[in-house]
RNA backbone atom coordinates (compact mmCIF):
# COMPACT_ATOMS: atom_id res chain seq x y z
P N A 1 -1.41 3.77 3.53
O5' N A 1 -0.92 2.85 2.31
C5' N A 1 -0.72 3.36 1.01
C4' N A 1 -0.69 2.24 0.00
C3' N A 1 -1.95 1.36 0.00
O3' N A 1 -2.98 1.93 -0.76
C1' N A 1 0.00 0.00 0.00
P N A 2 -4.51 1.64 -0.34
O5' N A 2 -4.77 0.16 -0.87
C5' N A 2 -4.69 -0.14 -2.24
C4' N A 2 -4.77 -1.63 -2.47
C3' N A 2 -5.94 -2.35 -1.83
O3' N A 2 -7.14 -2.21 -2.57
C1' N A 2 -3.98 -3.55 -1.40
P N A 3 -8.57 -2.21 -1.83
O5' N A 3 -8.73 -3.74 -1.41
C5' N A 3 -8.85 -4.74 -2.39
C4' N A 3 -8.95 -6.11 -1.76
C3' N A 3 -9.99 -6.26 -0.66
O3' N A 3 -11.31 -6.40 -1.14
C1' N A 3 -7.97 -7.26 0.03
P N A 4 -12.51 -5.86 -0.26
O5' N A 4 -12.60 -6.93 0.91
C5' N A 4 -12.95 -8.28 0.63
C4' N A 4 -12.80 -9.16 1.84
C3' N A 4 -13.55 -8.72 3.09
O3' N A 4 -14.95 -9.04 3.05
C1' N A 4 -11.37 -9.34 3.69
P N A 5 -15.96 -8.12 3.82
O5' N A 5 -15.69 -8.47 5.35
C5' N A 5 -15.98 -9.77 5.85
C4' N A 5 -15.49 -9.94 7.27
C3' N A 5 -16.06 -8.97 8.28
O3' N A 5 -17.37 -9.30 8.71
C1' N A 5 -13.72 -9.17 8.58
P N A 6 -18.35 -8.11 9.10
O5' N A 6 -17.71 -7.52 10.45
C5' N A 6 -17.75 -8.28 11.64
C4' N A 6 -16.87 -7.70 12.72
C3' N A 6 -17.35 -6.40 13.35
O3' N A 6 -18.36 -6.62 14.33
C1' N A 6 -15.03 -6.28 12.91
P N A 7 -19.39 -5.40 14.60
O5' N A 7 -18.56 -4.36 15.49
C5' N A 7 -17.95 -4.78 16.69
C4' N A 7 -17.28 -3.62 17.41
C3' N A 7 -18.24 -2.50 17.81
O3' N A 7 -17.84 -1.96 19.07
C1' N A 7 -16.55 -1.65 16.38
P N A 8 -18.64 -2.35 20.34
O5' N A 8 -20.17 -2.06 19.92
C5' N A 8 -20.64 -0.74 19.77
C4' N A 8 -22.09 -0.65 20.10
C3' N A 8 -22.47 -1.10 21.52
O3' N A 8 -22.21 -0.08 22.47
C1' N A 8 -23.97 -2.05 19.98
P N A 9 -21.35 -0.40 23.76
O5' N A 9 -22.46 -0.34 24.94
C5' N A 9 -22.07 -0.37 26.29
C4' N A 9 -22.89 0.60 27.07
C3' N A 9 -22.64 0.55 28.57
O3' N A 9 -22.61 1.89 29.09
C1' N A 9 -24.95 0.18 28.10
P N A 10 -21.14 2.58 29.14
O5' N A 10 -20.36 1.59 30.15
C5' N A 10 -19.02 1.90 30.53
C4' N A 10 -18.45 0.76 31.33
C3' N A 10 -18.39 -0.57 30.59
O3' N A 10 -17.23 -0.68 29.80
C1' N A 10 -19.36 -0.89 32.72
P N A 11 -17.28 -1.49 28.39
O5' N A 11 -17.35 -3.01 28.86
C5' N A 11 -16.24 -3.63 29.49
C4' N A 11 -16.55 -5.10 29.77
C3' N A 11 -17.06 -5.90 28.59
O3' N A 11 -16.01 -6.38 27.76
C1' N A 11 -18.45 -6.28 30.44
P N A 12 -16.28 -6.58 26.16
O5' N A 12 -17.25 -7.86 26.13
C5' N A 12 -16.78 -9.13 26.53
C4' N A 12 -17.88 -10.15 26.56
C3' N A 12 -18.69 -10.31 25.28
O3' N A 12 -18.05 -11.07 24.28
C1' N A 12 -20.17 -10.23 27.11
P N A 13 -18.33 -10.72 22.69
O5' N A 13 -19.90 -10.97 22.52
C5' N A 13 -20.43 -12.28 22.69
C4' N A 13 -21.93 -12.26 22.70
C3' N A 13 -22.60 -11.79 21.43
O3' N A 13 -22.63 -12.81 20.44
C1' N A 13 -23.69 -10.86 23.32
P N A 14 -23.19 -12.45 18.95
O5' N A 14 -24.78 -12.52 19.16
C5' N A 14 -25.64 -11.91 18.21
C4' N A 14 -27.06 -12.07 18.65
C3' N A 14 -28.07 -11.45 17.70
O3' N A 14 -28.38 -12.35 16.64
C1' N A 14 -28.56 -10.73 19.89
P N A 15 -28.15 -11.83 15.12
O5' N A 15 -29.30 -10.73 14.94
C5' N A 15 -30.67 -11.08 15.14
C4' N A 15 -31.52 -9.84 15.23
C3' N A 15 -31.29 -8.81 14.15
O3' N A 15 -31.93 -9.14 12.92
C1' N A 15 -31.36 -7.73 16.23
P N A 16 -31.37 -8.53 11.57
O5' N A 16 -31.91 -9.53 10.48
C5' N A 16 -31.22 -10.77 10.27
C4' N A 16 -32.09 -11.67 9.42
C3' N A 16 -32.81 -10.99 8.28
O3' N A 16 -32.90 -11.87 7.15
C1' N A 16 -34.38 -11.97 9.74
P N A 17 -32.08 -11.55 5.82
O5' N A 17 -32.85 -10.33 5.18
C5' N A 17 -32.29 -9.66 4.04
C4' N A 17 -33.27 -8.67 3.47
C3' N A 17 -33.79 -7.61 4.45
O3' N A 17 -34.09 -6.41 3.72
C1' N A 17 -35.61 -8.86 3.65
P N A 18 -33.07 -5.28 3.60
O5' N A 18 -33.42 -4.34 4.83
C5' N A 18 -32.77 -4.52 6.11
C4' N A 18 -33.30 -3.53 7.12
C3' N A 18 -34.80 -3.68 7.44
O3' N A 18 -35.01 -3.28 8.80
C1' N A 18 -34.41 -1.54 6.55
P N A 19 -35.96 -4.18 9.71
O5' N A 19 -37.02 -3.13 10.29
C5' N A 19 -36.59 -2.11 11.21
C4' N A 19 -37.78 -1.42 11.81
C3' N A 19 -38.85 -2.34 12.38
O3' N A 19 -39.45 -1.70 13.50
C1' N A 19 -39.78 -1.03 10.67
P N A 20 -38.96 -2.14 14.97
O5' N A 20 -39.75 -1.07 15.89
C5' N A 20 -39.44 0.33 15.79
C4' N A 20 -39.44 0.96 17.16
C3' N A 20 -38.41 0.37 18.12
O3' N A 20 -37.94 1.41 18.99
C1' N A 20 -40.56 0.09 19.03
P N A 21 -36.45 1.82 18.81
O5' N A 21 -35.59 0.51 19.01
C5' N A 21 -35.48 -0.08 20.30
C4' N A 21 -34.60 -1.29 20.25
C3' N A 21 -34.03 -1.71 21.61
O3' N A 21 -34.95 -2.57 22.31
C1' N A 21 -32.28 -1.56 20.02
P N A 22 -35.15 -2.38 23.87
O5' N A 22 -34.93 -3.84 24.43
C5' N A 22 -35.91 -4.85 24.26
C4' N A 22 -35.30 -6.22 24.13
C3' N A 22 -34.52 -6.76 25.31
O3' N A 22 -35.34 -7.19 26.38
C1' N A 22 -33.37 -7.26 23.32
P N A 23 -34.72 -7.20 27.87
O5' N A 23 -33.69 -8.43 27.85
C5' N A 23 -34.17 -9.76 27.65
C4' N A 23 -33.04 -10.74 27.57
C3' N A 23 -32.11 -10.76 28.78
O3' N A 23 -32.64 -11.51 29.86
C1' N A 23 -30.84 -10.76 26.79
P N A 24 -32.21 -11.11 31.34
O5' N A 24 -30.71 -11.66 31.48
C5' N A 24 -30.45 -13.04 31.36
C4' N A 24 -28.96 -13.32 31.37
C3' N A 24 -28.18 -12.69 32.53
O3' N A 24 -28.27 -13.45 33.72
C1' N A 24 -27.07 -12.24 30.50
P N A 25 -28.33 -12.68 35.10
O5' N A 25 -26.84 -12.13 35.31
C5' N A 25 -25.76 -13.02 35.42
C4' N A 25 -24.43 -12.31 35.31
C3' N A 25 -24.20 -11.17 36.29
O3' N A 25 -23.84 -11.61 37.59
C1' N A 25 -23.55 -10.51 34.13
P N A 26 -24.34 -10.74 38.83
O5' N A 26 -23.69 -9.29 38.66
C5' N A 26 -22.30 -9.09 38.81
C4' N A 26 -21.89 -7.70 38.40
C3' N A 26 -22.56 -6.56 39.15
O3' N A 26 -21.99 -6.33 40.43
C1' N A 26 -22.61 -6.10 36.84
P N A 27 -22.95 -5.79 41.58
O5' N A 27 -23.36 -4.32 41.12
C5' N A 27 -22.38 -3.29 40.98
C4' N A 27 -23.03 -1.97 40.63
C3' N A 27 -24.18 -1.54 41.51
O3' N A 27 -23.73 -0.91 42.70
C1' N A 27 -24.80 -1.29 39.25
P N A 28 -24.53 -1.13 44.04
O5' N A 28 -25.86 -0.28 43.83
C5' N A 28 -25.79 1.13 43.64
C4' N A 28 -27.17 1.70 43.31
C3' N A 28 -28.29 1.28 44.24
O3' N A 28 -28.31 2.00 45.46
C1' N A 28 -29.00 1.06 42.01
P N A 29 -28.89 1.30 46.75
O5' N A 29 -30.47 1.20 46.52
C5' N A 29 -31.24 2.39 46.46
C4' N A 29 -32.69 2.06 46.13
C3' N A 29 -33.34 1.00 46.99
O3' N A 29 -33.74 1.46 48.27
C1' N A 29 -33.87 0.62 44.73
P N A 30 -33.79 0.46 49.46
O5' N A 30 -35.03 -0.50 49.13
C5' N A 30 -36.34 0.01 49.13
C4' N A 30 -37.31 -0.97 48.55
C3' N A 30 -37.48 -2.30 49.28
O3' N A 30 -38.30 -2.19 50.45
C1' N A 30 -37.33 -2.71 46.97
P N A 31 -38.08 -3.24 51.62
O5' N A 31 -38.64 -4.62 51.03
C5' N A 31 -40.02 -4.74 50.72
C4' N A 31 -40.32 -6.12 50.14
C3' N A 31 -39.93 -7.29 51.01
O3' N A 31 -40.92 -7.57 52.00
C1' N A 31 -39.20 -7.68 48.80
P N A 32 -40.38 -8.02 53.44
O5' N A 32 -39.69 -9.44 53.21
C5' N A 32 -40.47 -10.55 52.78
C4' N A 32 -39.56 -11.74 52.45
C3' N A 32 -38.61 -12.14 53.55
O3' N A 32 -39.23 -12.97 54.54
C1' N A 32 -37.44 -12.00 51.50
P N A 33 -39.04 -12.61 56.06
O5' N A 33 -37.49 -12.88 56.34
C5' N A 33 -36.96 -14.19 56.24
C4' N A 33 -35.48 -14.18 56.51
C3' N A 33 -35.03 -13.47 57.77
O3' N A 33 -35.20 -14.28 58.92
C1' N A 33 -33.65 -12.83 55.94
P N A 34 -35.88 -13.59 60.20
O5' N A 34 -34.82 -12.51 60.64
C5' N A 34 -35.18 -11.49 61.57
C4' N A 34 -33.93 -10.89 62.19
C3' N A 34 -32.87 -10.46 61.21
O3' N A 34 -33.13 -9.17 60.69
C1' N A 34 -31.87 -11.73 62.93
P N A 35 -32.90 -8.90 59.08
O5' N A 35 -31.31 -8.89 58.93
C5' N A 35 -30.54 -7.82 59.46
C4' N A 35 -29.05 -8.05 59.23
C3' N A 35 -28.66 -8.38 57.80
O3' N A 35 -28.60 -7.24 56.96
C1' N A 35 -27.57 -9.85 59.29
P N A 36 -28.98 -7.44 55.37
O5' N A 36 -27.84 -8.37 54.77
C5' N A 36 -26.52 -7.87 54.59
C4' N A 36 -25.58 -8.99 54.22
C3' N A 36 -25.90 -9.77 52.96
O3' N A 36 -25.51 -9.09 51.79
C1' N A 36 -25.38 -11.27 54.68
P N A 37 -26.37 -9.27 50.39
O5' N A 37 -26.07 -10.80 49.99
C5' N A 37 -24.77 -11.20 49.59
C4' N A 37 -24.69 -12.69 49.47
C3' N A 37 -25.63 -13.34 48.46
O3' N A 37 -25.11 -13.28 47.15
C1' N A 37 -25.76 -14.51 50.49
P N A 38 -26.15 -13.07 45.89
O5' N A 38 -27.03 -14.41 45.88
C5' N A 38 -26.43 -15.65 45.57
C4' N A 38 -27.41 -16.78 45.78
C3' N A 38 -28.73 -16.67 45.01
O3' N A 38 -28.60 -17.09 43.65
C1' N A 38 -29.18 -17.23 47.24
P N A 39 -29.32 -16.27 42.48
O5' N A 39 -30.87 -16.33 42.87
C5' N A 39 -31.57 -17.57 42.85
C4' N A 39 -32.95 -17.42 43.44
C3' N A 39 -33.81 -16.33 42.83
O3' N A 39 -34.43 -16.75 41.62
C1' N A 39 -33.90 -16.16 45.18
P N A 40 -34.67 -15.64 40.44
O5' N A 40 -35.88 -14.79 41.02
C5' N A 40 -37.14 -15.40 41.27
C4' N A 40 -38.11 -14.42 41.89
C3' N A 40 -38.24 -13.08 41.18
O3' N A 40 -39.11 -13.15 40.05
C1' N A 40 -37.99 -12.70 43.48
P N A 41 -38.82 -12.14 38.78
O5' N A 41 -39.32 -10.73 39.31
C5' N A 41 -40.69 -10.53 39.64
C4' N A 41 -40.91 -9.13 40.19
C3' N A 41 -40.38 -7.98 39.36
O3' N A 41 -41.21 -7.64 38.26
C1' N A 41 -39.78 -7.66 41.62
P N A 42 -40.53 -7.05 36.89
O5' N A 42 -40.07 -5.59 37.34
C5' N A 42 -41.03 -4.60 37.64
C4' N A 42 -40.40 -3.40 38.32
C3' N A 42 -39.44 -2.59 37.48
O3' N A 42 -40.07 -1.71 36.57
C1' N A 42 -38.53 -2.92 39.64
P N A 43 -39.31 -1.24 35.24
O5' N A 43 -38.18 -0.23 35.76
C5' N A 43 -38.53 0.98 36.40
C4' N A 43 -37.28 1.72 36.84
C3' N A 43 -36.26 2.02 35.75
O3' N A 43 -36.61 3.15 34.98
C1' N A 43 -35.16 1.15 37.68
P N A 44 -36.08 3.26 33.44
O5' N A 44 -34.55 3.72 33.60
C5' N A 44 -34.25 4.95 34.25
C4' N A 44 -32.76 5.07 34.48
C3' N A 44 -31.89 4.87 33.24
O3' N A 44 -31.77 6.07 32.49
C1' N A 44 -31.03 3.58 35.02
P N A 45 -31.77 6.01 30.85
O5' N A 45 -30.34 5.36 30.53
C5' N A 45 -29.15 6.06 30.89
C4' N A 45 -27.96 5.13 30.78
C3' N A 45 -27.82 4.44 29.45
O3' N A 45 -27.20 5.26 28.49
C1' N A 45 -27.57 2.86 31.19
P N A 46 -27.86 5.48 27.02
O5' N A 46 -27.01 4.53 26.07
C5' N A 46 -25.60 4.73 25.93
C4' N A 46 -25.00 3.68 25.05
C3' N A 46 -25.38 3.74 23.58
O3' N A 46 -24.57 4.67 22.88
C1' N A 46 -25.55 1.52 24.36
P N A 47 -25.24 5.59 21.72
O5' N A 47 -25.53 4.56 20.55
C5' N A 47 -24.70 4.50 19.37
C4' N A 47 -24.21 3.07 19.15
C3' N A 47 -23.63 2.83 17.76
O3' N A 47 -22.59 1.87 17.89
C1' N A 47 -25.46 1.42 18.08
P N A 48 -21.56 1.64 16.73
O5' N A 48 -20.43 2.74 16.97
C5' N A 48 -19.84 2.92 18.27
C4' N A 48 -18.70 3.91 18.18
C3' N A 48 -18.98 5.16 17.36
O3' N A 48 -19.70 6.14 18.10
C1' N A 48 -16.93 4.24 16.71
P N A 49 -20.72 7.13 17.33
O5' N A 49 -19.76 8.12 16.52
C5' N A 49 -18.93 9.04 17.20
C4' N A 49 -18.17 9.88 16.20
C3' N A 49 -18.99 10.52 15.09
O3' N A 49 -19.67 11.68 15.49
C1' N A 49 -17.08 9.49 14.17
P N A 50 -21.08 12.08 14.75
O5' N A 50 -20.64 12.56 13.30
C5' N A 50 -19.88 13.75 13.14
C4' N A 50 -19.49 13.98 11.69
C3' N A 50 -20.62 13.98 10.67
O3' N A 50 -21.41 15.15 10.68
C1' N A 50 -18.79 12.76 9.83
P N A 51 -22.97 15.05 10.24
O5' N A 51 -22.95 14.67 8.70
C5' N A 51 -22.54 15.61 7.73
C4' N A 51 -22.37 14.98 6.35
C3' N A 51 -23.63 14.43 5.70
O3' N A 51 -24.48 15.41 5.15
C1' N A 51 -21.85 12.88 5.45
P N A 52 -26.08 15.10 5.04
O5' N A 52 -26.17 13.94 3.95
C5' N A 52 -25.84 14.19 2.59
C4' N A 52 -25.86 12.93 1.78
C3' N A 52 -27.23 12.27 1.60
O3' N A 52 -28.03 12.91 0.63
C1' N A 52 -25.59 10.63 2.08
P N A 53 -29.61 12.84 0.72
O5' N A 53 -29.96 11.31 0.41
C5' N A 53 -29.75 10.76 -0.88
C4' N A 53 -30.17 9.31 -0.93
C3' N A 53 -31.59 9.05 -0.47
O3' N A 53 -32.54 9.28 -1.50
C1' N A 53 -30.12 7.48 0.51
P N A 54 -33.87 10.16 -1.20
O5' N A 54 -34.68 9.16 -0.25
C5' N A 54 -35.12 7.90 -0.72
C4' N A 54 -35.64 7.07 0.40
C3' N A 54 -36.66 7.72 1.31
O3' N A 54 -37.97 7.73 0.74
C1' N A 54 -35.07 6.58 2.61
P N A 55 -38.88 9.07 0.82
O5' N A 55 -39.28 9.09 2.37
C5' N A 55 -39.95 10.22 2.92
C4' N A 55 -40.47 9.89 4.31
C3' N A 55 -39.47 9.23 5.23
O3' N A 55 -38.63 10.17 5.89
C1' N A 55 -41.49 8.02 5.28
P N A 56 -37.07 9.88 5.96
O5' N A 56 -37.02 8.64 6.95
C5' N A 56 -37.39 8.79 8.32
C4' N A 56 -37.48 7.43 9.01
C3' N A 56 -36.21 6.60 8.99
O3' N A 56 -35.32 6.99 10.01
C1' N A 56 -38.06 5.25 8.39
P N A 57 -33.74 6.97 9.68
O5' N A 57 -33.32 5.45 9.49
C5' N A 57 -33.57 4.52 10.58
C4' N A 57 -32.40 3.58 10.73
C3' N A 57 -31.09 4.25 11.13
O3' N A 57 -30.34 3.35 11.93
C1' N A 57 -30.81 3.23 9.04
P N A 58 -30.47 3.36 13.52
O5' N A 58 -29.38 2.30 13.98
C5' N A 58 -27.99 2.66 13.99
C4' N A 58 -27.13 1.42 13.89
C3' N A 58 -27.09 0.77 12.52
O3' N A 58 -26.13 1.41 11.70
C1' N A 58 -27.51 -0.87 14.16
P N A 59 -26.44 1.66 10.15
O5' N A 59 -26.73 0.20 9.58
C5' N A 59 -25.76 -0.82 9.63
C4' N A 59 -26.32 -2.13 9.15
C3' N A 59 -26.78 -2.14 7.71
O3' N A 59 -26.45 -3.36 7.07
C1' N A 59 -28.60 -2.70 9.12
P N A 60 -25.26 -3.36 6.00
O5' N A 60 -25.85 -2.44 4.82
C5' N A 60 -26.61 -2.99 3.78
C4' N A 60 -26.90 -1.96 2.70
C3' N A 60 -25.74 -1.04 2.37
O3' N A 60 -24.83 -1.63 1.47
C1' N A 60 -27.71 0.24 2.64
P N A 61 -23.23 -1.23 1.53
O5' N A 61 -23.17 0.21 0.89
C5' N A 61 -23.52 0.41 -0.47
C4' N A 61 -23.39 1.87 -0.85
C3' N A 61 -22.08 2.53 -0.45
O3' N A 61 -21.04 2.25 -1.38
C1' N A 61 -23.88 3.91 0.18
P N A 62 -19.54 2.15 -0.88
O5' N A 62 -19.19 3.64 -0.46
C5' N A 62 -19.15 4.67 -1.44
C4' N A 62 -18.88 6.01 -0.80
C3' N A 62 -17.68 6.08 0.12
O3' N A 62 -16.45 6.23 -0.58
C1' N A 62 -19.53 7.10 1.18
P N A 63 -15.11 5.64 -0.02
O5' N A 63 -14.67 6.72 1.08
C5' N A 63 -14.27 8.02 0.69
C4' N A 63 -14.10 8.93 1.89
C3' N A 63 -13.20 8.41 2.98
O3' N A 63 -11.82 8.56 2.70
C1' N A 63 -15.17 9.27 3.94
P N A 64 -10.77 7.51 3.29
O5' N A 64 -10.76 7.87 4.85
C5' N A 64 -10.27 9.14 5.27
C4' N A 64 -10.59 9.38 6.73
C3' N A 64 -10.00 8.39 7.74
O3' N A 64 -8.62 8.63 8.00
C1' N A 64 -12.25 8.82 8.29
P N A 65 -7.69 7.44 8.44
O5' N A 65 -8.12 7.16 9.94
C5' N A 65 -7.94 8.15 10.94
C4' N A 65 -8.48 7.68 12.27
C3' N A 65 -7.98 6.32 12.74
O3' N A 65 -6.69 6.39 13.32
C1' N A 65 -10.32 6.44 13.02
P N A 66 -5.68 5.15 13.11
O5' N A 66 -6.27 4.02 14.08
C5' N A 66 -6.34 4.26 15.49
C4' N A 66 -7.21 3.21 16.15
C3' N A 66 -6.86 1.77 15.87
O3' N A 66 -5.76 1.30 16.67
C1' N A 66 -9.17 2.04 15.63
P N A 67 -4.84 0.12 16.13
O5' N A 67 -5.75 -1.18 16.29
C5' N A 67 -6.15 -1.62 17.58
C4' N A 67 -7.04 -2.83 17.49
C3' N A 67 -6.51 -3.99 16.65
O3' N A 67 -5.57 -4.79 17.33
C1' N A 67 -8.77 -3.59 16.11
P N A 68 -4.48 -5.58 16.48
O5' N A 68 -5.30 -6.76 15.78
C5' N A 68 -5.91 -7.77 16.56
C4' N A 68 -6.67 -8.74 15.68
C3' N A 68 -5.91 -9.33 14.51
O3' N A 68 -5.03 -10.37 14.88
C1' N A 68 -8.04 -8.64 13.78
P N A 69 -3.70 -10.65 14.01
O5' N A 69 -4.26 -11.28 12.65
C5' N A 69 -4.90 -12.54 12.67
C4' N A 69 -5.50 -12.86 11.31
C3' N A 69 -4.55 -12.83 10.13
O3' N A 69 -3.72 -13.98 10.03
C1' N A 69 -6.55 -11.72 9.56
P N A 70 -2.26 -13.84 9.30
O5' N A 70 -2.60 -13.64 7.75
C5' N A 70 -3.22 -14.67 7.03
C4' N A 70 -3.63 -14.20 5.65
C3' N A 70 -2.51 -13.70 4.75
O3' N A 70 -1.76 -14.75 4.15
C1' N A 70 -4.33 -12.21 4.64
P N A 71 -0.23 -14.50 3.67
O5' N A 71 -0.35 -13.51 2.44
C5' N A 71 -0.98 -13.93 1.24
C4' N A 71 -0.99 -12.82 0.20
C3' N A 71 0.36 -12.19 -0.10
O3' N A 71 1.15 -12.97 -0.98
C1' N A 71 -1.24 -10.50 0.22
P N A 72 2.77 -12.95 -0.85
O5' N A 72 3.21 -11.49 -1.31
C5' N A 72 2.94 -11.06 -2.64
C4' N A 72 3.17 -9.60 -2.78
C3' N A 72 4.55 -9.10 -2.39
O3' N A 72 5.53 -9.31 -3.39
C1' N A 72 2.91 -7.69 -1.44
RNA sequence: UCCGGGAUGGUCUAACUGGCAGGACGGCGGGUUCUGGCCCCGCAGAUCAGGGUUCGAGUCCUUGUCCCGGAG

Annotation: A computed fold for a 72-nucleotide RNA from a Polyangia bacterium, annotated as transfer RNA. Its mean pLDDT, the model's own confidence on a scale to 100, is 80. It matches the Rfam family "tRNA". Its family is annotated with triplet codon-amino acid adaptor activity in the Gene Ontology.